[in-house]
RNA sequence: CGCCUAAUCCCCGCCCGUGGCGGGGAGCGGGGGAUCCACCCGCAGAUGCGGGCUCCGGGGUGAAUCUCGCCACAGGCGAGUAGGCCAACUCCUUCGGCCGAACCCGUCAGCUAACCUCGCAGGCGUAGAAGG
Numbered sequence: 001c002g003c004c005u006a007a008u009c010c011c012c013g014c015c016c017g018u019g020g021c022g023g024g025g026a027g028c029g030g031g032g033g034a035u036c037c038a039c040c041c042g043c044a045g046a047u048g049c050g051g052g053c054u055c056c057g058g059g060g061u062g063a064a065u066c067u068c069g070c071c072a073c074a075g076g077c078g079a080g081u082a083g084g085c086c087a088a089c090u091c092c093u094u095c096g097g098c099c100g101a102a103c104c105c106g107u108c109a110g111c112u113a114a115c116c117u118c119g120c121a122g123g124c125g126u127a128g129a130a131g132g
Stems, first nucleotide, its partner, number of pairs: 001125004008026008027120006037110001039052005057108001058105004066080006083099004091132005
């Protein structure tokens, strides 16, 4: 100077100050959260009324889910797979390569206006190629 990404910009204070910490604002991105609607159950049957309690728990961030096999199965390993990435305008196709983790909430979350709340870490200079 640029790139990926929500992860950026501005102001104030402190610290020996081209940076760190704290606070505030804007913007951006998540989560929670009514009516109506959706789903389940019951009643009535006519299009409404009532309820959503127990169990294997369930839910969220993320691409990171599911299936099968093996084991000294608490758990781990392997194979595949939904899906994601391969960055310099964007999209699509083909071939190829890589990833397919981790963490959190806590027995609670469909959607959801108002409202509430959380985050703004990191990494890179590309070592994918061809075509439309």